[in-house]
Predicted 3D model of a 107-nucleotide RNA (SAM riboswitch aptamer (S box leader)) from Glycomyces sp. L485. The coordinates come from a structure-prediction model, not an experiment, and the mean pLDDT is 86. Of the family's consensus pairs, 97% are formed in the model.
Parts: sequence; C1' cells; structure tokens
RNA sequence: ACUUCAUCCAGAGCAGCUGAGGGGUCCGGCCCGACGAAGCUGCGGCAACCACCGGCGGUUACGUCGGCAGGUGCCAAUUCCGGCCCGCCACGCGGGGAAGAUGAGGG
Repeated sequence: ACUUCAUCCAGAGCAGCUGAGGGGUCCGGCCCGACGAAGCUGCGGCAACCACCGGCGGUUACGUCGGCAGGUGCCAAUUCCGGCCCGCCACGCGGGGAAGAUGAGGG
C1' cells in the first nucleotide's frame, strides 16, 4: 500500500508571520475569504479513542461506571449539502450505501 473494528446532527479561537485562496478529489449547489483564505508559529481551548488510576461484575479474557489528561485528534456551517439505493404525507423529508476523517488493532 492494503485491511478490521468503533465513532462522525455535541463541543472548542486569539495573536504573530505571510498574502489568495479555502470548505479532501471530480461534478452540481451553497458558503467562508483583503474586516485577511490556505500554510507555519506561539499561546489558549474542546473532547475523551488509546494509555494510566479507582469502584463494581467476572475464574480469566473482558465488560461497565467514575477520575485523570500522558499519546493522538479537533477548534465555520451534520463529514456544509447532494451525486448511488430504498421509502414517504414528495420544490421536501427520512433511512441506508459509497467515499472521507479520526482512533485503536492487523499487515
């Protein structure tokens, strides 16, 4: 590379450098952006997947609840919405899928 499982309608931004794009790719839509995009840096924050600590259950494996914040992750809009399938009270709505992201494994 690839692959398995879980989650994805909650939450959380200021400053400096820089300077035109950005919301993953393609198509369509809709947004964000010189009142400063993306990127980098500093500081701050959110969350709690893993680790760690404790309670409970269990022979174990492990499960569950609470704590913590060490390893990640994240801090416009549901993963911004749609594209494929199904359903419905059908300018729309709901469910699923695909793809993607993140974590923990495998490889």